[in-house]
Context: one part of a larger RNA
RNA sequence: UGACGGGGGCCCGCACAAGCGGUGGAGCAUGUGGUUUAAUUCGACGCAACGCGAAGAACCUUACCUGGGCUCGAAAUGCUCUGUAACCCGAUGAAAGUCGGUUAGGGUGGAAACACUCGCGGAGUAUAGGUGCUGCAUGGCUGUCGUCAGCUCGUGUCGUGAGAUGUUGGGUUAAGUCCCGCAACGAGCGCAACCCCUGUCCCUAGUUGCUAACAGGUAAUGCUGAGAACUCUAGGGAGACUGCCGGCGACAAGCCGGAGGAAGGCGGGGAUGACGUCAAGUCCUCAUGGCCCUUAUGUCCAGGGCUACACACGUGCUACAAUGGCUGGGACAGUGGGAUGCGAACUCGCGAGAGGAAGCCAAUCCCUUAAACCCAGCCCCAGUUCAGAUUGCAGUCUGCAACUCGACUGCAUGAAGUUGGAAUCGCUAGUAAUCGCGGAUCAGCAUGCCGCGGUGAAUACGUUCCCGGGCCUUGUACA
Numbered sequence: 001u002g003a004c005g006g007g008g009g010c011c012c013g014c015a016c017a018a019g020c021g022g023u024g025g026a027g028c029a030u031g032u033g034g035u036u037u038a039a040u041u042c043g044a045c046g047c048a049a050c051g052c053g054a055a056g057a058a059c060c061u062u063a064c065c066u067g068g069g070c071u072c073g074a075a076a077u078g079c080u081c082u083g084u085a086a087c088c089c090g091a092u093g094a095a096a097g098u099c100g101g102u103u104a105g106g107g108u109g110g111a112a113a114c115a116c117u118c119g120c121g122g123a124g125u126a127u128a129g130g131u132g133c134u135g136c137a138u139g140g141c142u143g144u145c146g147u148c149a150g151c152u153c154g155u156g157u158c159g160u161g162a163g164a165u166g167u168u169g170g171g172u173u174a175a176g177u178c179c180c181g182c183a184a185c186g187a188g189c190g191c192a193a194c195c196c197c198u199g200u201c202c203c204u205a206g207u208u209g210c211u212a213a214c215a216g217g218u219a220a221u222g223c224u225g226a227g228a229a230c231u232c233u234a235g236g237g238a239g240a241c242u243g244c245c246g247g248c249g250a251c252a253a254g255c256c257g258g259a260g261g262a263a264g265g266c267g268g269g270g271a272u273g274a275c276g277u278c279a280a281g282u283c284c285u286c287a288u289g290g291c292c293c294u295u296a297u298g299u300c301c302a303g304g305g306c307u308a309c310a311c312a313c314g315u316g317c318u319a320c321a322a323u324g325g326c327u328g329g330g331a332c333a334g335u336g337g338g339a340u341g342c343g344a345a346c347u348c349g350c351g352a353g354a355g356g357a358a359g360c361c362a363a364u365c366c367c368u369u370a371a372a373c374c375c376a377g378c379c380c381c382a383g384u385u386c387a388g389a390u391u392g393c394a395g396u397c398u399g400c401a402a403c404u405c406g407a408c409u410g411c412a413u414g415a416a417g418u419u420g421g422a423a424u425c426g427c428u429a430g431u432a433a434u435c436g437c438g439g440a441u442c443a444g445c446a447u448g449c450c451g452c453g454g455u456g457a458a459u460a461c462g463u464u465c466c467c468g469g470g471c472c473u474u475g476u477a478c479a
């Protein structure tokens, strides 16, 4: 000087407390451990591994296993020698491939032979190739403490020196934020602001969006003429700064209350992650040193495996019902996506879906009926008209192909489950909870992920305690 303390002081954070809803019990989904296996490819392991890499394993992917092939190789570049192909057909094979048949290149020069060159094939060679090892040799990227308020430097001063000072102190703040003081005076990286979205208003613009007034028309509808008001769209601007008033305070910084205002003291949300820590993670994105393999640790193919199953754990979904289930009727979104795509009306089917083909490169058409909600009726507290696992049969769709191993539909079947021990998680407002919708990946496959809107709470006395963190101080057998 740091680090540490079941030392002290001050202060924060859904850290506790106050509340609401979960997990832990059940069934299923998914990841992991373990076990099994020819293989169940590999990585990730407290927080910060475990719905993680994987935004999608039937083949492919695929790295694993078994079997069948190849050896200048699946793909790249150069050199030497050499040949001329392709397409098509046949044999063999699980396929990859192998064998046979057939045919016979382009350009330039030259009378021709032929020479040169381009393409393709073969032989040889320099080399290729490796998801093989080392993340403790590395780059790059990332997680984490933590969006925590810190981390430093120059000059000066003090100290023999390591170092200290500044950065401590008194206030204040979300903040090393600002003010005051001070042997310090300044500065840098962070904080804040500048950026984006959102909340109010104005201007400009008016189609594919809108419809107040006028006119026409309909069973009805901005449907039509028209309009440019409103909504909206998207470009520009205004607006919030403790600016104003009162109180408190050192007359400071600031704090409390009020006015006006759509919004008030950082308005709400996002992006933004200092010096560093963990030899944290990644050699399987990529790049790369070293080591290793080179008729194999490379490469092609078929089938299998990654989907196994006594069990254990994590993360989720669905429930255990009446604030509910079922039946019928009625209403209201937003984000997005769409061309070998989205696919309307209509017809068929109980349904998944099929036929059909209008329109749309999309503010125009389609996906697209949002659901919870409201109204009416049934159920009457039961393992039930709760719950839906499991299983049987029959189907639909995608795809070369759903046996291993897809999703969905109909009928039948109807398991566990009656609120979950110890323990443990999230959340402070348009939040939690609850309800549906869209998208990426994607032929198909979503309870996961990323977004979107609808309905919409309770509680916070407080900082004694648990956890993490910041500043000062103290002790130390630690560095």
Base pairs, nucleotide, nucleotide: 001479002478003476004475005474007473008472009471010470011469012468013467015463016462019427020426021425022424023423026318027317028316029315030314031313032312033311034309035308042053043052064304065303066302067301068300069299070298077126078125079124080123081122082121083120084119088101089100090099091098092097105118106117107116108115109114129293130292132291133290134289138287139286140282141281142280143278145276150189151188152187153186154185155184156165157164158163169180170179171178195270196269197268198267200238201237202236203235204234205233206232210227211226214225215224216223241264244258245257246256247255248254320420324379325378326377327376328375329374330373336367337366338365341360342359346355347354348353386417391412392411393410394409395408396407397406433455434454435453436452437451438450439449

The part of an RNA shown here (small-subunit ribosomal RNA, 3' major domain) has 479 nucleotides and comes from a Pseudomonadota bacterium.
The organism belongs to Pseudomonadota, within Bacteria.